[in-house]
RNA sequence: CGGGGUGUGGCGCAGUUGGUAGCGCGCAUGGCUGGGGGCCGUGAGGUCGCAGGUUCAAGUCCUGUCACCCCGA
Numbered sequence: 001c002g003g004g005g006u007g008u009g010g011c012g013c014a015g016u017u018g019g020u021a022g023c024g025c026g027c028a029u030g031g032c033u034g035g036g037g038g039c040c041g042u043g044a045g046g047u048c049g050c051a052g053g054u055u056c057a058a059g060u061c062c063u064g065u066c067a068c069c070c071c072g073a
Stems, first nucleotide, its partner, number of pairs: 001072007010025004019056001027043006049065005
C1' cells in the first nucleotide's frame, strides 16, 4: 500500500426482502421463602464506531473515514 471480516444497552449476541431495535447474563424493584439460595413478575438502560448521501422511512442500501482481526505485497 491492496483485499476481506468485525464494530448494536455494563458484558455476550440477534436483527429476514429498508418500516418506529430485541434476546440472554448483569443491574434496580416487587412477590413466594424465617433467612440465604432459587423461582416468578415489573422496570431502567442503546438512536446501532464516526461523518455524509439516497429514501416518505436506513442497524439494514451508497460514499468517505476510524479502531481491531485476517490475507497479500
This is a predicted structure of a 73-nucleotide RNA (transfer RNA) from Patescibacteria group bacterium UBA4664. NCBI's taxonomy places the organism under Bacteria, Bacteria candidate phyla. Its mean pLDDT, the model's own confidence on a scale to 100, is 81.